[in-house]
RNA sequence: GUGCGUGUAGCUCAACGGCAGAGCGGUUGUCUUAUACACAACUGGCUGGAGGUUCGAGUCCUCCCACGCACA
Numbered sequence: 001g002u003g004c005g006u007g008u009a010g011c012u013c014a015a016c017g018g019c020a021g022a023g024c025g026g027u028u029g030u031c032u033u034a035u036a037c038a039c040a041a042c043u044g045g046c047u048g049g050a051g052g053u054u055c056g057a058g059u060c061c062u063c064c065c066a067c068g069c070a071c072a
Stems, first nucleotide, its partner, number of pairs: 001071007010024004018055001025043006048064005
């Protein structure tokens, strides 16, 4: 340089073009002499960036950025 893949919550990952979710984590409470465990509630995001298509985009298209793989 070329091709392909990935990018979403603090972390690991979901999400037919139609309300962005789960688990772990964090906070508070119950329980305990106390901590942990368990249980309950709460807390979380300009979906990597910029445009385009669409009534509507995390999702489709273009360009750019970061990372990975393959080829050269």
Transfer RNA from Candidatus Berkelbacteria bacterium UBA1384, 72 nucleotides, folded computationally.
Its Rfam family is "tRNA". The family's RNA type in Rfam is transfer RNA.
Taxonomically the source falls in Candidatus Berkelbacteria (Bacteria, Bacteria candidate phyla).